[in-house]
A computed fold for a 475-nucleotide part of an RNA from a metagenome, annotated as small-subunit ribosomal RNA, 3' major domain. The RNAcentral record of the full RNA draws on SILVA.
Context: one part of a larger RNA
RNA sequence: UGACGGGGGCUCGCACAAGCGGUGGAGCAUGUGGCUUAAUUCGAUGCAACGCGAAGAACCUUACCUGGAUUUGACAUGUAGUGGGCGACUCGGUGAAAGCUGAGUUUUCCUUCGGGACUGCUACACAGGUGCUGCAUGGCUGUCGUCAGCUCGUGUCGUGAGAUGUUCGGUUAAGUCCGGCAACGAGCGCAACCCUCGCCCUUAGUUACCAGCGGUUCGGCCGGGAACUCUAAGGGGACAAACUGUUUUACAGUGGGAAGGUGGGGAUGAUGUCAAGUCAGUAUGGCCCUUACAUCCAGGGCUGCACACGUGCUACAAUGCCUGGUUCAAUUAGACGCGAAACCGCGAGGUGGAGCAAAUCUGUAAAGCCAGGCUCAGUUCGGAUUGAAGUCUGCAACUCGACUUCAUGAAGCCGGAAUCGCUAGUAAAGGCGUAUCAGCUACGACGCCUUGAAUACGUUCCCGAGCCUUGUACA
Repeated sequence: UGACGGGGGCUCGCACAAGCGGUGGAGCAUGUGGCUUAAUUCGAUGCAACGCGAAGAACCUUACCUGGAUUUGACAUGUAGUGGGCGACUCGGUGAAAGCUGAGUUUUCCUUCGGGACUGCUACACAGGUGCUGCAUGGCUGUCGUCAGCUCGUGUCGUGAGAUGUUCGGUUAAGUCCGGCAACGAGCGCAACCCUCGCCCUUAGUUACCAGCGGUUCGGCCGGGAACUCUAAGGGGACAAACUGUUUUACAGUGGGAAGGUGGGGAUGAUGUCAAGUCAGUAUGGCCCUUACAUCCAGGGCUGCACACGUGCUACAAUGCCUGGUUCAAUUAGACGCGAAACCGCGAGGUGGAGCAAAUCUGUAAAGCCAGGCUCAGUUCGGAUUGAAGUCUGCAACUCGACUUCAUGAAGCCGGAAUCGCUAGUAAAGGCGUAUCAGCUACGACGCCUUGAAUACGUUCCCGAGCCUUGUACA
């Protein structure tokens, strides 16, 4: 100087407390461990691995296993020799395919006529490796933590390691600012500048809108309008600016205002820590394989199941379930696409093909509200499991897809110890959309809107963190 302390002081955080809803019990989904296996490919392992890499494992993917094949190779560049086409098409044999093998048709461009482009075969340099090392690395990422810290120059002090500044008194979300001070300044962070939401104005008016006027098949549908909504470009607006009050200042209060003290949200992550993670995204040193640890193909596996754990979904019901009627969104996607009307089917779906490269066309919001039934039961709760018949995608649903209909109707009556999230348009509840994608094991992820709470006395305690101080058998 740091680190540590069941030392001290000050302070903060959904850290506790106050509340609301969960997990832990059940069934299922999914990931992991374990077990099994020819293989169950590999990685991730306290917080910070475990719905993680994987924003899509039937084949492919695919790296694993079994079997069958290839050896200058599936792919790149070059040299030498040799051949002519390469390619396309047709007919075969063998085979699971890959591959191996035979026959036939057709025969390019440039040319200085040497040859070259392109290409088969042979030989050689080499290719290739998801093989090892993340403790050789780059790059990227997680984490403490969006915590308020981390440093430097000059000066001064100290023999020196170092100190000072950065401590102190206040204040702040903040090393934020003010005052004081052997310090004076500066840098990376904080804040601001960026995006978005909330108010207003200007400009613009189609595919969006419809106040007033006219028509109407009653649909902004038409004439029309440029007000409103909205769209999208530019501005305004908020700065403790004004007023009041105390102190010396920071600050606190009041009112106005769409918005008030960082207005809400996002992006933004200092110096460093964990030899944290990644050689399987890519790059890359070294090591290793080179008729195999490379490459191609078929089938299987990654989905295996006495069990254990994590993360979720659905429930256990009456604030509910069922049936009928009825109201209101936003994000966003669409041509190998979204697909209307109409018709067929109980339904998944099929036929159909209008319109739409989309403010024009397509895509039913659901909870909610109204009416009726159920009347506390393992039930008209719950839907697992199983049987049968089907639909769709796709070469192909046996291993191993989703969905539909009929039948079946398991556990489960609110969950021990323990443990998680959340402070406002939040939690909780409800649906909708997108990426990946032929289809889908999506109940996941990322977004969108609808309905919309309770509680916070406070900082004694648990956990983590910041500053000062103190002790030290630690470095």